[in-house]
Context: one part of a larger RNA
RNA sequence: UGACGGGGGCCCGCACAAGCGGUGGAGCAUGUGGUUUAAUUCGAAGCAACGCGAAGAACCUUACCAAGGCUUGACAUAUACUUGACGGUUUGCGAAAGUAGACUUUCUUUUCGGAGACAGGUAUACAGGUGGUGCAUGGUUGUCGUCAGCUCGUGUCGUGAGAUGUUGGGUUAAGUCCCGCAACGAGCGCAACCCUUAUUGUUAGUUGCCAUCAUUAAGUUGGGCACUCUAGCGAGACUGCCGGUGACAAACCGGAGGAAGGUGGGGAUGACGUCAAAUCAUCAUGCCCCUUAUGUCUUGGGCUACACACGUGCUACAAUGGCCGGUACAACGGGAUGCGAAGGAGUGAUCUGGAGCUAAUCCUACAAAACCGGUCUCAGUUCGGAUUGCAGGCUGCAAUUCGCCUGCAUGAAGUCGGAAUCGCUAGUAAUCGUGGAUCAGCAUGCCGCGGUGAAUACGUCCCCGGGCCUUGUACA
Numbered sequence: 001u002g003a004c005g006g007g008g009g010c011c012c013g014c015a016c017a018a019g020c021g022g023u024g025g026a027g028c029a030u031g032u033g034g035u036u037u038a039a040u041u042c043g044a045a046g047c048a049a050c051g052c053g054a055a056g057a058a059c060c061u062u063a064c065c066a067a068g069g070c071u072u073g074a075c076a077u078a079u080a081c082u083u084g085a086c087g088g089u090u091u092g093c094g095a096a097a098g099u100a101g102a103c104u105u106u107c108u109u110u111u112c113g114g115a116g117a118c119a120g121g122u123a124u125a126c127a128g129g130u131g132g133u134g135c136a137u138g139g140u141u142g143u144c145g146u147c148a149g150c151u152c153g154u155g156u157c158g159u160g161a162g163a164u165g166u167u168g169g170g171u172u173a174a175g176u177c178c179c180g181c182a183a184c185g186a187g188c189g190c191a192a193c194c195c196u197u198a199u200u201g202u203u204a205g206u207u208g209c210c211a212u213c214a215u216u217a218a219g220u221u222g223g224g225c226a227c228u229c230u231a232g233c234g235a236g237a238c239u240g241c242c243g244g245u246g247a248c249a250a251a252c253c254g255g256a257g258g259a260a261g262g263u264g265g266g267g268a269u270g271a272c273g274u275c276a277a278a279u280c281a282u283c284a285u286g287c288c289c290c291u292u293a294u295g296u297c298u299u300g301g302g303c304u305a306c307a308c309a310c311g312u313g314c315u316a317c318a319a320u321g322g323c324c325g326g327u328a329c330a331a332c333g334g335g336a337u338g339c340g341a342a343g344g345a346g347u348g349a350u351c352u353g354g355a356g357c358u359a360a361u362c363c364u365a366c367a368a369a370a371c372c373g374g375u376c377u378c379a380g381u382u383c384g385g386a387u388u389g390c391a392g393g394c395u396g397c398a399a400u401u402c403g404c405c406u407g408c409a410u411g412a413a414g415u416c417g418g419a420a421u422c423g424c425u426a427g428u429a430a431u432c433g434u435g436g437a438u439c440a441g442c443a444u445g446c447c448g449c450g451g452u453g454a455a456u457a458c459g460u461c462c463c464c465g466g467g468c469c470u471u472g473u474a475c476a
Stems, first nucleotide, its partner, number of pairs: 001476002003473003007470007015460002019424005026315008034306002042053002064301007073126001077125008087104007107116003128290002131288003137284002139279003142275001144273001149188006155164003168179003194267004199235007208225003213222002238261001241255005317417001321376006333364003338357002343352003383414001388409007430452007
């Protein structure tokens, strides 16, 4: 000087407390451990691994296993020699890779010697490796933590390591600002500048909108651009104004006006560093290792196994509910190998059909909870839907291992969950549906969107994490 303390002081955070809803019990989905296996490819390991890499394992992917093949190689460059355009169709054998043929095609240029492109063969340099080392590395990422800190120049003090500044008195979300001070300044962080949302002016008016006029089944059509909306440019919030407190300061408390008030809400943005944290399997890369194999091609299997254990979720256990009928209101998005309307068939998944749309025009697309009416009457039930049987649909070369969906039948556990433990402070929690990426097909996961919409916070003694000052030290 740091680090640490079951030392002290001050302060903060859904850290506790006050509340609401969960997990832990059940069934299922999914990841992991373990076990099993020819293989169940590999990585991730307290917080910060475990619906994680994987925004989607039937083949492919695929790295694993078995079997069948190849060895200048599936891929790149170069040299030498040699053959032929490339390509298309097709036969035998084979699980395919491949192998042995058949037919067809007959490139460009030329000084007719050849040259070029492409393809095959031989030889040689080499290729190739998801093989090892993340404790050799770059790059990228997590974490403490969006916590308020981390430093430097000059000066001064100290023999020196170092100190000072950065401490102190107030204040703030903040090393934010003010005052004081052997310090005076500065940098990286904080804040602001960026995006979005909340109000409004103006410009513009189609594919959007409809107040007035006419018209229709319907903003459908004439008409209009006022309103809504869209998207450009502006305005607006700055403790600016008033009162009080304060040290005549910074600031705090209350009020006015205002759509919004004291960083308005949300996002992006992550200082010096810590964990030899993660990644050699995104990529790049040193060294080591393999080179008729640890490379490469193909078929089939596996990654989907199952006495069990754990994490994360979904669905429930019901009456604030289930079922039936009626009826209303969104937003963000996506669409040409695509979205696919009306109409028709089917109980349904779906099929048929093919209008329109390169999309403010058409489609996806009926939002659901809610509301109104009826029924059930507390039961393992008209709750719950697992499991299983049969019959179908879709995608795809192919759905047995191993996809999703529909109908009929079946109807398990489960009556609110021990110790323990998690999330959340407002348009939040809870609850309801909806879109997208990946994607042929496959979503309870992930990333978004809107609808309905709470309770509670006295407070900082305690648990956890963090910041500043101070004190002790058998630690560095």